[in-house]
RNA sequence: GGGGCUGUAGUUUAGUGGUAAAAUGGGUGCCUUGCAAGCGCUUGCUGUCGGUUCGAUUCCGUCCAGCUCCA
Repeated sequence: GGGGCUGUAGUUUAGUGGUAAAAUGGGUGCCUUGCAAGCGCUUGCUGUCGGUUCGAUUCCGUCCAGCUCCA
């Protein structure tokens, strides 16, 4: 320098055009002499910038970051 793959919550991952989800984590309450466990409530997210579309996490392009192959 060129090709490929990936990017979703603090973390690990679902989600093939119509209000983004689970587990775990954070906060709080109940329970307990206390802690843990358990249960209830709550919290928080689509890498950037554009395009297509009535509507984009999803389709297209660019850039950024990571991994990988070739040179």

This is a predicted structure of a 71-nucleotide RNA (transfer RNA) from Hymenobacter sp. The source organism's lineage runs through Bacteria, Bacteroidota, Cytophagales, Hymenobacteraceae and Hymenobacter. The coordinates come from a structure-prediction model, not an experiment, and the mean pLDDT is 81. The sequence is in RNAcentral, with records from ENA. It matches the Rfam family "tRNA".